[in-house]
Context: one part of a larger RNA
Molecule: large-subunit ribosomal RNA, domain III
Organism: Romboutsia weinsteinii
RNA sequence: GAGUAGCGAGAGGUGAGUGAGAAUCUCACCGGCCGUAAACCCAAGGUUUCCAGGGGAAGGUUCGUCCGCCCUGGGUUAGUCAGGACCUAAGCCGAGGCCGAAAGGCGUAGGUGAUGGACAACAGGUUGAUAUUCCUGUACCACCAAUAACCGUUUGAGAAAUGGGAUGACACAGAAGGAUAAGCUAACCGCACUGUUGGUUAUGUGCGGACAAGUAUUGAGGCAGUUCUGAUAGGCAAAUCCGUCAGAAUAAUGCUGGGGUACGAUGUGGAGCGAAAUUAAGUAGCGAAGUAGCUGAUUUCACACUGUCAAGAAAAGUCUCUAUCGAGGUUAAAGGUGCCUGUACCUCAAACCGACACAGGUGGGUGAGGAGAGUAUCCUAAGGCCAGC
Repeated sequence: GAGUAGCGAGAGGUGAGUGAGAAUCUCACCGGCCGUAAACCCAAGGUUUCCAGGGGAAGGUUCGUCCGCCCUGGGUUAGUCAGGACCUAAGCCGAGGCCGAAAGGCGUAGGUGAUGGACAACAGGUUGAUAUUCCUGUACCACCAAUAACCGUUUGAGAAAUGGGAUGACACAGAAGGAUAAGCUAACCGCACUGUUGGUUAUGUGCGGACAAGUAUUGAGGCAGUUCUGAUAGGCAAAUCCGUCAGAAUAAUGCUGGGGUACGAUGUGGAGCGAAAUUAAGUAGCGAAGUAGCUGAUUUCACACUGUCAAGAAAAGUCUCUAUCGAGGUUAAAGGUGCCUGUACCUCAAACCGACACAGGUGGGUGAGGAGAGUAUCCUAAGGCCAGC
């Protein structure tokens, strides 16, 4: 220079409290903002920022009794969620191998590698801080198995590939239908209330009118014809399997399948009512009704159907077939066992990426009502905020 520029999109007011000290902290009331978000749940990333008690140097663009700051202590609980003990894609590594002055490059078998396939848990409650993890109730999966019954031991019970076959197994667009989620309405059901009015004990006002996995049953719709006999130069061996061929019977059968119903539930939750106590509260405790109709998805049946051309993964798993093994096996089942890692908190943000408590950037899911074609826009619910002069 200069006490100058600036103090980074935004609504606060009043009262009370605490305190040495209050525009800024806490509480209450009033007012306002967002509401396909400025609400909620995850992935990535961060790595203790989470919670409690205390503090007031520095950080906080002012202040500060406050904090994502400092100190001390505490907090993340899993057979079923996610990942691993399963599988493979691109990519990467790569025994032998090929190439190359060397270093090394490529690459077969093989391995590795999710953003994909496979795979068993739901509802409620609870903490200051965790919950599909703890607790309560009700389930499911894999394995071990007392006991009982049955079958078999060369007249072969049964198991079964690293092999064969099938399945797994897939694009995009469009339209129609069923169902549900969700919402709305109610003169029906239940609880509470009765007005300082022009009027309101009535066709009044306000609020509420729920529930999972699982098991059993039903079966909207969709798809495929199905079964048997014989033959068989194919499926690197074999096959009763698959394929192919021939013949016969038959109009049903099988598969898939959202949803509904019953149990689950004599349970949970529930509007509301609501104590005592030292200082503890809408806490402990009590707890009604639970129906009908309408609208109706971008969810599901299901890439099922129709259409199109650019013709739309693999492997495990599952089923089946033998090769082969073979003396024990099958069914029911009391009871038992269940490993490792993650799990706090932020997550369109003051905690991530931007040197900052930065008007920028950041993938997915849910996303109510009135008006509306609409997730536009305006106003609101639940919920969250009032932005650090």